[in-house]
RNA sequence: AGAGUUUGAUCCUGGCUCAGGAUAAACGCUGGCGGCAUGCCUAACACAUGCAAGUCGAACGGGAUUAAUACGUUCUAGAUUUUCUAGGAUUUAUUAUGAGAGUGGCGGACGGGUGAGUAAGGCGUGGACAACCUGCCCUCCGGAGAGAGACAGCCUCCGGAAACGGGGAUUAAUACCUCAUAAUCCGGCCUCCUGGCAUCAGGGAGCCGGCAAAGCGCUUAGCGCCGGGGGAUGGGUCCGCGUGCCAUUAGCCAGCUGGCGGGGUAAGAGCCCACCAGGGCGACGAUGGCUAGCCGGCCUGAGAGGGUGAACGGCCACAUUGGAACUGAGAGACGGUCCAGACUCCUGCGGGAGGCAGCAGUGGGGAAUAUUGCGCAAUGGAGGAAACUCUGACGCAGCGAUGCCGCGUGGGCGAAGAAGGGCUCCGGCCCGUAAAGCCCUGCCGCCGGGGAAGAGAGAAGACGGUACCCGGCGAGCAAGCCCCAGCCAACUACGUGCCAGCAGCUGCGGUAAUACGUAGGGGGCGAGCGUUAUCCGGAUUGAUUGGGCGUAAAGGGCGCGCAGGCGGUUGUUUAGGCGCGGUGUGAAAGUCCGGGGCUCAACCCCGGCCGGUCAUCGCGGACCGGGCAACUAGAGUGCCGGCGGGGCAGACAGAAUUCCUGGUGUAGCGGUGAAAUGCGCAGGGAUCAGGAGGAAUACCAGAGGCGAAGGCGGUCUGCUAGCCGGAUACUGACGCUCAGGCGCGAAAGCGUGGGGAGCGAACAGGAUUAGAUACCCUGGUAGUCCACGCCGUAAACGAUGAACGCUAGGCUUUGGGAGAUUUUUUUCAGAGCCGCAGCCAACGCAGUAAGCGUUCCGCCUGGGGAGUACGGCCGCAAGGCUGAAACUCAAAGGAAUUGACGGGGACCCGCACAAGCAGCGGAGCAUGUGGUUUAAUUCGAAGCAACGCGAAGAACCUUACCAGGCCUUGACAUAAGGGGGGAGGCCAUAGAGAUAUGGCCGUCUUUAGGGACUCUCUUACAGGUGGUGCAUGGUUGUCGUCAGCUCGUGUCGUGAGAUGUUGGGUUCAGUCCCGCAACGAGCGCAGCCCCUAUCCUCAGUAGCCAGCAUUUAAGGUGGGCACUCUGGGGAGACUGCCAGGGAUAACCUGGAGGAAGGCGGGGAUGACGUCAAAUCAUCAUGCCCCUUAUGAUUUGGGCUACACACGUGCUACAAUGGCGUAAACAAAGGGAAGCGAGAGGGUGACCUGGAGCAAAUCCCAAAAAUAACGUCCCAGUUCGGACUGUAGUCUGCAACCCGACUACACGAAGCUGGAAUCGCUAGUAAUCGCGGAUCAGAAUGCCGCGGUGAAUACGUUCCCGGGUCUUGCACAAACCGCCCGUCA
Repeated sequence: AGAGUUUGAUCCUGGCUCAGGAUAAACGCUGGCGGCAUGCCUAACACAUGCAAGUCGAACGGGAUUAAUACGUUCUAGAUUUUCUAGGAUUUAUUAUGAGAGUGGCGGACGGGUGAGUAAGGCGUGGACAACCUGCCCUCCGGAGAGAGACAGCCUCCGGAAACGGGGAUUAAUACCUCAUAAUCCGGCCUCCUGGCAUCAGGGAGCCGGCAAAGCGCUUAGCGCCGGGGGAUGGGUCCGCGUGCCAUUAGCCAGCUGGCGGGGUAAGAGCCCACCAGGGCGACGAUGGCUAGCCGGCCUGAGAGGGUGAACGGCCACAUUGGAACUGAGAGACGGUCCAGACUCCUGCGGGAGGCAGCAGUGGGGAAUAUUGCGCAAUGGAGGAAACUCUGACGCAGCGAUGCCGCGUGGGCGAAGAAGGGCUCCGGCCCGUAAAGCCCUGCCGCCGGGGAAGAGAGAAGACGGUACCCGGCGAGCAAGCCCCAGCCAACUACGUGCCAGCAGCUGCGGUAAUACGUAGGGGGCGAGCGUUAUCCGGAUUGAUUGGGCGUAAAGGGCGCGCAGGCGGUUGUUUAGGCGCGGUGUGAAAGUCCGGGGCUCAACCCCGGCCGGUCAUCGCGGACCGGGCAACUAGAGUGCCGGCGGGGCAGACAGAAUUCCUGGUGUAGCGGUGAAAUGCGCAGGGAUCAGGAGGAAUACCAGAGGCGAAGGCGGUCUGCUAGCCGGAUACUGACGCUCAGGCGCGAAAGCGUGGGGAGCGAACAGGAUUAGAUACCCUGGUAGUCCACGCCGUAAACGAUGAACGCUAGGCUUUGGGAGAUUUUUUUCAGAGCCGCAGCCAACGCAGUAAGCGUUCCGCCUGGGGAGUACGGCCGCAAGGCUGAAACUCAAAGGAAUUGACGGGGACCCGCACAAGCAGCGGAGCAUGUGGUUUAAUUCGAAGCAACGCGAAGAACCUUACCAGGCCUUGACAUAAGGGGGGAGGCCAUAGAGAUAUGGCCGUCUUUAGGGACUCUCUUACAGGUGGUGCAUGGUUGUCGUCAGCUCGUGUCGUGAGAUGUUGGGUUCAGUCCCGCAACGAGCGCAGCCCCUAUCCUCAGUAGCCAGCAUUUAAGGUGGGCACUCUGGGGAGACUGCCAGGGAUAACCUGGAGGAAGGCGGGGAUGACGUCAAAUCAUCAUGCCCCUUAUGAUUUGGGCUACACACGUGCUACAAUGGCGUAAACAAAGGGAAGCGAGAGGGUGACCUGGAGCAAAUCCCAAAAAUAACGUCCCAGUUCGGACUGUAGUCUGCAACCCGACUACACGAAGCUGGAAUCGCUAGUAAUCGCGGAUCAGAAUGCCGCGGUGAAUACGUUCCCGGGUCUUGCACAAACCGCCCGUCA
C1' cells in the first nucleotide's frame, strides 16, 4: 500500500466482498507449566444461610462472671491426733477482671455496590459568590464561677402469642436546665477611613441590648469543654462554552416572564406567597417523542475523525416502588425513622417482621461469567489516651487458556536413504535425518534437603514450607487447529457424478473436480487454532483535511424578496476576530520518551514531555469585523433616439370549412393498400347566387424578434411593462444571492354561466386480424372557444441555478451608434456556427464554457421495493407537496470499441430471382432412411453440409448382430522357465462343423553341444468393431474459390482499439490506378502445374497411305513419313495495334489481324477462422470397462423382415414414338487364376474348342441415338413392362431363406402428375450409347468417355446466400438474441 466482482473486450461511475487491528466475549476441536490481569454485558428478577459498623469503663449509673488474698463456717483425705498440709463448698470484705443491656460521646453522610432514572438540578472545561456553610485537623486570642431538677438502666405491677408497650418508685454523668461573668461574637443606633462599576466590602471609635462552658485521668504527662479570629479540608449555589437522534415533533408557557413587598434557606433566586404589569422561549430548533449515566480514558485511524464508556480513577444518580420529614457539621440517609403500594415470611388472626444494585452463595433468565475460602500480617478506615476492638475496604488463596506475556514438549551424531505409506513416465520420486540406533542435557516433572524479603527500633506473616537455592533420578509426562481455485502462502491420487456437499465475494459439483469427501504431501499459526457476534480501518463510500450534479444518482418550472450568508475605493478609530509573549489551569493513572525492579517479558516503580475552539494580563495593528468621515469604477435616476408575435382591452377585415335558402343539373359521391360502414333519385356530389355562425389568421416567415419562465403571429386604436444605444448631470455601495414566504406558471382536468363552424378522448359502426377493446375509414359526446374561480403538474430540456471578473481567433445574423463611403472598418447589446488553450470517463464544452476564480441557493450518496405506504399540509374532486421501512439482488448504470443483427440506408455479386429447357412430387420397380417387427433384423451418418451416405458391390466368407456347440497363455505378438518331440504332408472314422481318434508317408543343419521348427505345463501377458469424436492426433464436410484474414514499424486514442484495409474510379478478384499518417510485408486472388483448341519442329512402330510397286483385296506386303495420329520440344494472346470514353491513370467499349481476344474452355489448388460439425467401426491414441469372456472358433440364421412415411434414382404413360430389315460414324478404357477371335452347337442365356495377345500389333467390340425402307394409327394399344407360371443358362462347396441372365407364357399400375420443389447460361441442358473400379457371381448406383445438340437472360423491385461502407441497438450463447405481462 491494496485486491476480487457489472463487459466479448475497454474506460468511468457505483455498490457489495476480502486481506489488518481490537473485544468483559461465546461456540467447535484440542489442551503441559508459570507470571500478571480479568470474570452476570441478560432479570435495577426474587432471595435461604453466614458475615459486611462499630467503638469508648480515661463521660456515667450499675455490675453478672472469673481469679487472687484475708477472716470465718463446713466437708473429705493424709501426716498425725497439739496442730499442720492438700482439695472442695460457702458468707463477708478487699483487689483485679469485666460479659450482656442502658445513659452519654464520636462514628453509622466514609468505605463497598449498581447504572434503573437523568438530554440537564447531570457531566467536561473555564470562571463567579461583594449571596454561603464546614464536625474531626492546624494556629491565635479569651474563658470554664455557683446551683437545681429529671429520664433510662435497675426494682415492682400490668397488657400482649410475639414484636413490643404501659403505670409506679429510685438514681449518676462530659445528658438536661437556671443564675453569674464576658468580648474584637450577635442585634440596634451613630460616626470616620480605605477599596469597589455597583447592590456594597474591609477596618477603626462610641452608646444600648443579648448569648457560654464539663469534666476525665495510677493526680504527672495529658486528653477533653466554652466564646471568638484566621487557615486547611470538604461541600453548596450561580454563569460562559461544549456535551445524542427524530421537523413524518413547529409552535410552547399561567408561577408562566418581570416588578414591589413579604416569607423561607447556610446562602442568591417565583424557591414560596399577596398585589401589579403582560410578558418569556423558539428554524442559532423551543415544545414533544425515542435513546442514553458523563468524563479521564479505551479501540481504531497517517491524521482529521469514527466507535465506545467493562476493569482503574473523578463526578452524578439510585438502594424493593413512590412520598416525607427527624437527628446531625454534614442525609431528604443501601445494612436509620414514618406513611403508602406490590411481594415474601411469622401469627394464638388481634397483629407483627423483611429489603444482597455489600462479600460469598441459591433459584431464575441466558450463548455466557467464579469460592457459602484464609487473614486483619501489610495498606487504608471508625472508635479509643492507649493496649486494643471492628473492618467480605483491603491483602491473599481457589476456579475458568477469558486476555496479555514467558517457557517447554528435547539436543548431537545417524543411509545415496530401513520398514511402512503415497505417487509414478515403472526408471524412480516423496514423507526423510524423519525413525530406529548410539551418545548427551535436565526447562518441566518426581524425590530429598535448605528456605526468604514483604515488618524502617522490639513482638506479631494469612500468603507459605510459597518464591527461590542445593542435591538426586531419568527422554521419561506434554501438539494441536485451520487452510491449500483466485483474492491468498500451500497439489497430487482415489471416491462421488448438479448427487452428496462447499461457499467471505467471484463461484465450484452434470465421469478425468488442485473448489465436495478421504488419503499422501504441503502452507500458516501454535497451547492454542478456527467460527460466530460487534467496532474502527481499508471506504476520498457523507469528502474540514478530501467528492460531486449536460448524458452515470443529483439544478428547484420561473420570478420577486424578508431573515441569513457574502460584499467596491480612501482616510481615521476600536481591538471583537487574528498574531506573539507571560501567567493560571488542563488531578492521578494511562499513551509517548528516558531510566529502574521482578532471571526476560507481560507487569510494577521513578522522572520528563505532550494535550484546551479554556481563563487572564501585556503587546502588535497588516488583514477580517465594528464606529466615524469621504469617494465614484458597482448599482440606480433624469434627457435624447430607437426596437420588438412583451402584456391587457375594444373595434374591424378577408380567405377557407360547415350549415341554411334558391337556381342549373343527374347518378353517383365519399373513403382506402383494397374495401365497407356513411351520404344520394324524397335529387346528393359538382356549380352559381344569397344568408347564418364559430374558430383560426396563408403569403411576409428567417440559423429572425420579444418575454423571467410558461409562452407570444391578421389590421387599427387606447392603456401598460421591458430592453438597447448616445451623450452627459445627479444619488453615493443604495449591491449579489436567497431557506421559509409571496406571485406567475403549457396541456389536460374541475366548478358556474355562455358559445359551439372545424377538429375530436369516450362511444357506435365498417374494415384489418388467429383475435384487434388498436393502428386505417365513416360518424360522434365531453372538450377545444369566451367570462370568472380552482388545479400547480410536464422530456416545465440547453436534461446545463443566479451574479461578477478573467482567458486565441474566424464566419453568419438582429437592433443601435461612430468613421469612411463602391465593395467596408470599428463599438455596444443580443442570436447562431466553427475552432485554440484548458477541461472531460468519453461523447463533447470551448467569451451564450461543461475553462480559470469568487459569492450565495437547490440537490445527490448502489439497483429494486417507490415517488409507494403511513402521518402532516394543500385541493370541490382528480390529485399535488413532503416522503420511509421490511424484504430482496451483485449488480443497476454512463460513454466509447469490435462484431453480429435490423420487415435501416447506399453500392455490388451468385442459375439468387426473373426469362427459358428438362425434371421431382402422382404410377410400377430399384436403392437408402425413419418407423414397426424380430432371437437378431450389427454399428455409424441427422437441416443446408444424414437418407444409390461409410458400402469400388451381405448366398457361406465378409460380419461387428442372434441361437446353439466348442477353447482358455488363447486365432495373433514378445519373453522366461520345466518337460517332450522333430518339422511338414496324406488318408480313414465319428460329428452339423469346430474338433476328436487312428493310420501312413516323410524326416533339416557346420550334426558333439547347440540352433530353426513344433507339442505340452507354468508365468509375464495377449485379445476386445466394448464406452467416451464433449479427453485427443490424423483425415474430412461446410460457409466458399466467397475476397477476404492478418502482421511489423510508425501515428492517433487513458484504454478496448483505430489507422494501414477507409475515400474517388476500376476489376471475376484487398485486381489495378489515383488520393491519403501512413510505409512496408505475410496468408489468400491471379500466375507458375495438368488437359483441351492452332501451327512448327524432331521421331516414325504396333499408327498412317498422297504418289510408286505388289497382292487372295486385308496398309496385307515392298516402300514412304507428305497427311491423320502418337509423344518430346517449341511458337502463339501481351489490351501488343487502331479509334472512342475516362483524370493524360487503371481500365472500359468497338475494330483490325488471328485457330483462339480481353482470365479462350476445363481441372488441380480451399486464407484467418466458424459449426464442442463428422469419424474411437480405416488407422493411431489417453482414461474407464471385460479377462474359462464384452476374447477366440464353428454350424445355422440375421443385416434381404413390412401396415406405413420420406429421400435419391430407373422405366414409362407413347407417333419428335414402338417394332422389323438392312446400313454409317466414336472416344476413353480393360485384359494372364485374364481378354478370348475365326469355326461348330443351341431360338437364347450359353456351350464345345482354341488362333492371337502381358497388347497404338490380338481380344473385349456390336457403339447407340441417327439416316433409309417397311409397319402400327391414338387404343390402356404392336404403348408400358411390374407381377406370376414353366423350362433353362452361368458363377460358386452351396443360389430354400437370398444371385444374375435366357426362352415361352402372363400381362398390373400408369394417358404427364395437388400444395410444394430441384438442376442447368454452351458444346451447357436435354438425349444416346460405350468403358472401368469393386467383383467367383451379382448395378437402374458410382467414376469416366464420346455422339447428337437446344432455349433464354428485359433486368436487380422481390425470395435465398454472400461482400464493402454507413446508421441504430437494452443483442455478444450474438434475432433460433433479448425481454414484458398473465396463469401454473
Molecule: small-subunit ribosomal RNA
Organism: uncultured bacterium